[in-house]
Molecule: c-di-GMP-I-GGC riboswitch aptamer
Organism: Clostridia bacterium
């Protein structure tokens, strides 16, 4: 370099249950682990979600335009060294 062990030595933390913000996704604290080899970090690559706005529309939607998600791809940084 690639890579990802019946390995070591850590880390992180779904759902939920609280306090607290926000209109709403959704985020912060404790609590608690389904899990994860990057579940580190990036929102001006792509993709999803949210509407206190504004226009069509008319009752199902759809565009802007505000916000969000990195534990959906992606980017991009990294611990160990069994086999390669």
């Nucleotide at each position: 370099a690639g890579u990802g062990a019946c390995a070591a030595a850590g880390g992180c933390a779904a759902a939920c249950c609280u306090a607290g913000c926000g209109a709403a996704a959704g985020c912060u604290g404790g609590g608690g682990a389904c899990g994860c080899a990057a579940a580190g970090c990036c929102a001006a690559g792509g993709g999803c979600c949210u509407u206190c706005g504004c226009g069509c529309a008319g009752u199902a939607g759809c565009g802007c335009a505000u916000g969000g998600c990195a534990g959906c791809c992606g980017g991009u940084u990294c611990c160990c060294g069994c086999a390669u």